The RNA shown here (transfer RNA) has 71 nucleotides and comes from a Minisyncoccota bacterium.

Parts: sequence; structure tokens; C1' cells
RNA sequence: CGCGGGGUAGAGAAAUGGUAUCUCGUAAGGCUCAUAACCUUAAGACGUCUGUUCGAUUCAGGCCCCCGCAA
Repeated sequence: CGCGGGGUAGAGAAAUGGUAUCUCGUAAGGCUCAUAACCUUAAGACGUCUGUUCGAUUCAGGCCCCCGCAA
């Protein structure tokens, strides 16, 4: 240099064009003599830049990063 896969809350994963979801974690409240467990609520994310579209995590292109294959 070539080919393939991937990048989404603090962590791990979903979402094949129409309100970004789930588990754990975090914070607050409830329960308890107290803690844990349990219940309720909240905060928190689409790698980046363009394009297509009424509408993009999703489709197309460039760039950045990670993993693998071949050499």
C1' cells in the first nucleotide's frame, strides 16, 4: 500500500429512515432502628466533516481512531 469488521451515556450492548432503548453503575426520594436488598424518579451518549432526504444512529463520500487478514 490492499481487503474486511468496528466507533452509540461512566461500563457493556440494541436500534435496517420517523420521540435513541435495555442491563449494570451514579444521584435524589421512599422503605428500615440502621445497612444491604427492594420500589419510584432524575441526570447522562449516536467518532468527525459534508452530501442525499420533509426527516439520518440508519443511506453515500472524505477524514480520524481501534481490531483482524494478506503482503
Rfam family: tRNA. The organism belongs to Minisyncoccota, within Bacteria. The RNAcentral record of the sequence draws on ENA.